[in-house]
């Protein structure tokens, strides 16, 4: 150092449910635990959501596609940084 246990101390909290922000995804907050060994923190690449615009199909009020682009998701991967704990191999 990989690596993670029927160990230990400790931590984090889906989904709902209230309060709030926000146009909306969604976020703060308290309640609640579904899971998590980085479910710590960074939106750097991919990916999803969202809001608007443009071009194209179908078609006549919408829907799909794509291309840009705002915001957001770290509990979608990946990558970057920082770290508890110690049996086996």
């Nucleotide at each position: 150092a990989c690596c993670g246990a029927u160990a230990a101390a400790g931590g984090c909290a889906a989904a709902c449910u209230u309060a709030u922000c926000g146009a909306a995804a969604g976020g703060u907050a308290a309640g609640g635990a579904c899971g998590c060994a980085a479910a710590g923190c960074c939106a750097c690449g991919g990916g999803c959501c969202u809001a608007c615009a443009g071009c194209a199909a179908a078609a006549c009020a919408u829907u799909u596609g794509c291309u840009a682009c705002u915001g957001g998701u770290a509990g979608c991967c990946g990558g970057g940084u920082c770290g508890c704990c110690g049996a086996a191999g």